[in-house]
């Protein structure tokens, strides 16, 4: 130095959690790096820290050590900071209802007469009257009685010797009880009817007329100031690792350097 065969060793790793501690099953992140059995009311071990059985590679790009700008991901941190959310407070800032005030501002009315004062009326209530409405009755017209309504009574009946007379059904006409009609008129009853009249009552408000008076009056908005209250955006307090930075901690993959057996034969 080459070939062959072995051994050590490797065949994923990490975070949290659990544990006296270590590893595993489970879970999360990387990522693809053997198989079977055991295992979270746990399974197996003891700082040489999974146990039992089997398989592949095998002294090197694969094993071991050191180191590295960097680094997926996870834990902790609110006495590191900012933001977000929840919650308590409500003296400060802000916002806002209401009230008061102002010789402020805008606007309206006013010599075609303001404020103020006097007199009166209406609206309102009650009574009476009038009108009207609704209902009823009367009046008027029509219909309406086999007989127990009236008039007139054919036929027929009765009296009479006769002349003549009597009662009287139907029909016809009328009328009563009753039925129907529709304008006017009269009467009765009724009412949340009324640009109506008379009287009494009432008088807060509104409307309106006259007289005195002789220049202001009004309410509304805005603005300033003050006060009671309310809202809770700012503000103060507490909470939530919720989001993002920061700090700290663990840390896979990756880069660089170094190191590392045995036997046989050429």
């Nucleotide at each position: 130095u080459c070939g062959c065969g072995c051994u050590a060793g490797a065949c994923g790793g990490g975070g949290a959690g659990c544990u006296g501690g270590c590893g595993g099953u489970g879970u999360c992140c990387u990522g693809u790096a053997c198989c079977c059995g055991c295992a979270a009311u746990c399974c197996g071990c003891c700082a040489u820290a999974g146990c039992g059985g089997g398989g592949u590679c095998g002294a090197a790009u694969u094993c071991c050590c050191u180191u590295c700008a960097a680094g997926a991901g996870g834990g902790c941190u609110u006495a590191g900071u900012g933001c977000a959310c929840c919650u308590g407070g409500g003296a400060c800032u802000g916002c806002u209802u209401c009230u008061g005030u102002c010789g402020g501002u805008c606007g309206g009315c006013g010599u075609c007469g303001a404020a103020g004062g006097g007199c009166g009326g209406g609206u309102c209530c009650u009574g009476c009257g009038c009108a009207g409405c609704a209902g009823g009755a009367g009046c008027c017209c029509c219909c309406a009685a086999a007989c127990c309504c009236c008039g007139c009574c054919a036929g027929g009946u009765c009296c009479g010797g006769g002349a003549g007379g009597a009662a009287g059904c139907a029909a016809c006409g009328g009328u009563a009880a009753g039925g129907a009609g529709a304008c006017c008129c009269u009467c009765c009853u009724g009412g949340g009817u009324g640009c109506c009249g008379c009287a009494g009552g009432g008088g807060u408000g509104c409307c309106u007329g006259c007289c005195c008076g002789g220049a202001g009056c009004c309410g509304g908005g805005c603005g300033g100031c003050a006060g009671c209250g309310a809202c809770a955006a700012g503000c103060c307090g507490g909470g939530u690792a919720g989001c993002a930075c920061g700090g700290u901690u663990c840390g896979a993959a990756g880069g660089a350097g170094g190191g590392u057996g045995c036997g046989c034969g050429g």